[in-house]
Molecule: c-di-GMP-I riboswitch aptamer
Organism: Syntrophomonadaceae bacterium
RNA sequence: GAUCGACAAGGGCAAACCUGUCGAAAGGCAGGGGCGCAAAGCUAAGGGUCUAAGGUUAAGACAGACUAUGAUAGCCUGGCUGCCGGC
Numbered sequence: 001g002a003u004c005g006a007c008a009a010g011g012g013c014a015a016a017c018c019u020g021u022c023g024a025a026a027g028g029c030a031g032g033g034g035c036g037c038a039a040a041g042c043u044a045a046g047g048g049u050c051u052a053a054g055g056u057u058a059a060g061a062c063a064g065a066c067u068a069u070g071a072u073a074g075c076c077u078g079g080c081u082g083c084c085g086g087c
Stems, first nucleotide, its partner, number of pairs: 003086003012037002017032006035074001041080003045077003048072003054067004
């Protein structure tokens, strides 16, 4: 440096759910919790998915539909970085 992950060691992260809080929502954050994870560390660049406040549609309003500038890195790909060990 490449590649791999053993019932090795020391550790790490934390799904659902509950509480609080922020948000229009999706969802985020904090505490509890622990399904899982060897990158479940970082990054919204490509694809996917979720949401639709605002906007568009309508002469206007309601409903509906469409729309990301919102969200997801624990959906996939790409990029960056990294612990321990085998080889």